[in-house]
RNA sequence: CUCUUAUAAAGAGAGGUGGAGGGGAGAACCCUGUGAAGCCCGGCAACCGUCAAUUUACUUGAAAUGGUGCCAAGUCACACAAAGCGUAUGCUUUGAAAGAUGAGAG
Numbered sequence: 001c002u003c004u005u006a007u008a009a010a011g012a013g014a015g016g017u018g019g020a021g022g023g024g025a026g027a028a029c030c031c032u033g034u035g036a037a038g039c040c041c042g043g044c045a046a047c048c049g050u051c052a053a054u055u056u057a058c059u060u061g062a063a064a065u066g067g068u069g070c071c072a073a074g075u076c077a078c079a080c081a082a083a084g085c086g087u088a089u090g091c092u093u094u095g096a097a098a099g100a101u102g103a104g105a106g
Base pairs, nucleotide, nucleotide: 001106002105003104004103005102006101007100013041015040016039017038021031022030023029026078042071043070044069047067048066050062051061052060053059075098080095081094082093083092084091085090
């Protein structure tokens, strides 16, 4: 980097450091000197793993010491398609694509 697969309406500090940027890309949307990113501490969750049980199953439960992940906005929304509504470049729903994270494969 590519492929397969699972998940996503919940949860997580008014700490230290740091100084201007950040939200994947774009931006006419949003966050940010009432302090961004990063780093440290702290925390959340429980995908893999671990432990226990069993009706052996795409099962249930437990801990959180191990491997990841996460801690603005439903994957913040928009941007694509379909349907519905509307006078309206608008709104709603569903889906796709793309992205994210885990696990596995190449």